The part of an RNA shown here (large-subunit ribosomal RNA, domain IV) has 330 nucleotides and comes from a Candidatus Moraniibacteriota bacterium.
Context: one part of a larger RNA
């Protein structure tokens, strides 16, 4: 030098990406008061917070034992003593305020990732009538299930609360069968080769001909898709509105510089002395959106992010002290 622990004037987060580390304050299921917004009335909540705890007379109700008297117990009043301190030690991680994901509790990257990913009840669409459908296995044959559409598998969304728009042109699915195409196979007709002959081969043709595909419908919690451009109001600006091309139709409801906004540090408000951050708000959404769900939401989270109160050697700034490693003399 380092590690691992302790003390520290004054400051108290000025350090840093970032209160990381660390202090702190509460404190073993203590007892009494008291406790907000919010809210799915169940929480929130131990909310935030005050006060009490040891010892000794007294004296009140109340039990139980004794009895000449008193003892013990349980719950109040009201005094008195000591200490800095009475859960005296040890052990013993409840702060508030907002935003964002995801409702929870659980799962997961055995060794760099625990989360907003995955699961979840719930909702939905689809397949399956039971020798179910789907699996595994070539097959017997087993799961499925000693079950039976309130069950069983597959696909999605993912508590709850409001909702969940438009488009069936393409692409998948479901039905439909009239007609078109269509394989063998079956009719038919055959040039030509061969044969003395009866035949035997055979190019080509024609007709019949499933299922598919073509066509004809339906389907969007099915794969997906959800427009340009001129011009228009008595100030200006906007465009309720006109026209106009093109489309299967032209993004509704909400929501919005968002975990999505490139320009951008948008503008304006609020937080600061000072803010690319945060928080509300505007809509000009490069490129939001309605189960690849939209929007909201109490509770919960070792999530992600801002703001505070307390508190510290994190820091102005840096010093001492104990142990242990190293190294340097011996």
């Nucleotide at each position: 030098a380092c590690c691992u622990g302790g003390u520290u004037a004054a400051g108290g987060a000025a350090c840093u990406c970032g209160g990381c580390a660390a202090a702190a304050a509460a404190g073993c299921u203590a007892g009494a008061c008291g406790u907000a917004a919010g809210u799915u009335c169940g929480c929130a909540a131990g909310a935030u917070g005050u006060c009490u705890u040891c010892c000794c007379a007294c004296u009140g109700u109340c039990c139980a034992c004794u009895u000449a008297g008193g003892u013990g117990g349980a719950u109040g009043g009201a005094g008195g003593g000591c200490g800095c301190a009475g859960c005296u030690a040890a052990a013993g991680u409840g702060c508030c305020c907002g935003u964002c994901c995801g409702a929870c509790u659980g799962u997961u990257u055995a060794c760099c990732a625990a989360a907003a990913a995955c699961a979840c009840a719930a909702c939905u669409c689809u397949c399956u009538g039971c020798u179910a459908a789907c699996c595994c296995g070539u097959a017997a044959g087993g799961g499925g299930a000693u079950g039976u559409a309130u069950a069983g598998g597959g696909g999605g969304u993912g508590a709850c609360a409001c909702c969940u728009g438009a488009c069936c042109a393409g692409u998948g699915c479901u039905g439909g069968a009239a007609c078109g195409u269509u394989a063998a196979c079956g009719g038919a007709a055959g040039a030509g080769g061969u044969u003395c002959a009866c035949g035997c081969c055979a190019a080509u043709u024609c007709c019949c001909g499933a299922a598919g595909c073509g066509c004809c419908a339906g389907u969007g919690a099915a794969c997906g898709u959800c427009g340009g451009c001129g011009a228009u109001a008595a100030c200006u600006a906007u465009a309720a509105u006109c026209g106009u091309c093109c489309u299967a139709a032209g993004g509704u409801a909400g929501c919005g510089a968002a975990a999505u906004u490139c320009c951008u540090u948008g503008u304006c408000g609020g937080c600061u002395a000072a803010u690319u951050a945060c928080c509300g708000a505007c809509c000009u959404g490069c490129a939001u959106g309605a189960a690849a769900g939209g929007u909201g939401u109490a509770a919960c989270g070792a999530g992600a992010u801002g703001g505070g109160a307390a508190c510290u050697g994190u820091c102005u700034c840096a010093a001492c002290c104990a142990g242990g490693u190293g190294c340097u003399c011996g």